[in-house]
RNA sequence: CUCGAUAAAGGCAACUCGACCGCAAGGUCGGGACGCAAAGCCAAGGGCCGGCCGAGUCGCAUCGGACGGAAGCCUGGCUGCCGAAA
Numbered sequence: 001c002u003c004g005a006u007a008a009a010g011g012c013a014a015c016u017c018g019a020c021c022g023c024a025a026g027g028u029c030g031g032g033a034c035g036c037a038a039a040g041c042c043a044a045g046g047g048c049c050g051g052c053c054g055a056g057u058c059g060c061a062u063c064g065g066a067c068g069g070a071a072g073c074c075u076g077g078c079u080g081c082c083g084a085a086a
Base pairs, nucleotide, nucleotide: 002086003083004082011036012035015032016031017030018029019028020027021026034072040078041077042076044075045074046073048069049068050067052065053064054063055062
């Protein structure tokens, strides 16, 4: 360095409940805890979600655009605790 123990010390928190913020997606704080060795950070590529505008439609669907959201979907970038076996 790779790697990742039925190791030790600590950490995070899906979902849900309460309060608050947001048109919404969703976010913040508190409780419990599904899980996580980067479930720490970045929205860069792909994909996903939301409202808005335009095209389209009888109306949907669908397509395009800028904007917003999610890092616990995949890839990539940056940083990092511990140390058994190999």
A computed fold for an 86-nucleotide RNA from a Planctomycetota bacterium, annotated as c-di-GMP-I-GGC riboswitch aptamer. NCBI's taxonomy places the organism under Bacteria, Pseudomonadati, Planctomycetota. The coordinates come from a structure-prediction model, not an experiment, and the mean pLDDT is 90.